[in-house]
RNA sequence: UCCCGAGAAAGCCACAUCCCGAAUAAUCGGGAGAAGGAAAGCUCAGGGUCUAUAUGAUAGCCGAGCUGCCGAA
Numbered sequence: 001u002c003c004c005g006a007g008a009a010a011g012c013c014a015c016a017u018c019c020c021g022a023a024u025a026a027u028c029g030g031g032a033g034a035a036g037g038a039a040a041g042c043u044c045a046g047g048g049u050c051u052a053u054a055u056g057a058u059a060g061c062c063g064a065g066c067u068g069c070c071g072a073a
Stems, first nucleotide, its partner, number of pairs: 004071002012037002017032006041066004046062002048058003051054001
């Protein structure tokens, strides 16, 4: 350094649900909230799924690329 991931420490993200807003919808943004997450950080719609006819949505379904905190066995 890589692999690995502890009833470890520090910090991080935020599902369901509720409120407000955007959208035909899937879904998204903000607030509350915390089930969970070691890439649930960023980028990419290849496979899958969803909406329904679009230059659609989903990266917290799988996958690919790049980067990154901590350090017991």

c-di-GMP-I riboswitch aptamer from Nitrospiraceae bacterium UBA6902, 73 nucleotides, folded computationally.
It was read from a public genome assembly, where an Rfam model found it.
Rfam family: c-di-GMP-I riboswitch aptamer. Its family is annotated with cyclic-di-GMP binding in the Gene Ontology.
Lineage of the source: Bacteria > Pseudomonadati > Nitrospiria > Nitrospirales > Nitrospiraceae.